[in-house]
Molecule: transfer RNA
Organism: Candidatus Uhrbacteria bacterium
RNA sequence: CGGCCCGUAGCUCAAUGGUAGAGCGCCGCCCUUAUAAGACGGUGGUCGAUGGUUCGAUCCCAUCCGGGCCGA
Numbered sequence: 001c002g003g004c005c006c007g008u009a010g011c012u013c014a015a016u017g018g019u020a021g022a023g024c025g026c027c028g029c030c031c032u033u034a035u036a037a038g039a040c041g042g043u044g045g046u047c048g049a050u051g052g053u054u055c056g057a058u059c060c061c062a063u064c065c066g067g068g069c070c071g072a
Stems, first nucleotide, its partner, number of pairs: 001071007010024004018055001025043004030038001048064005
């Protein structure tokens, strides 16, 4: 320098144009002599940034930022 992939909750990841979810975690409560496990309830986000397309964008397009892989 060129090509490809990724960026969404504290963590790991879903969601192929119609107001964003799961598991784990965290908090409360039940159970237990107590802890763990288990049951129930709750807690969660400017979807990396800025523009564009669209009635409508996490999703499509462009640029930039960050990370990874390959090539030179």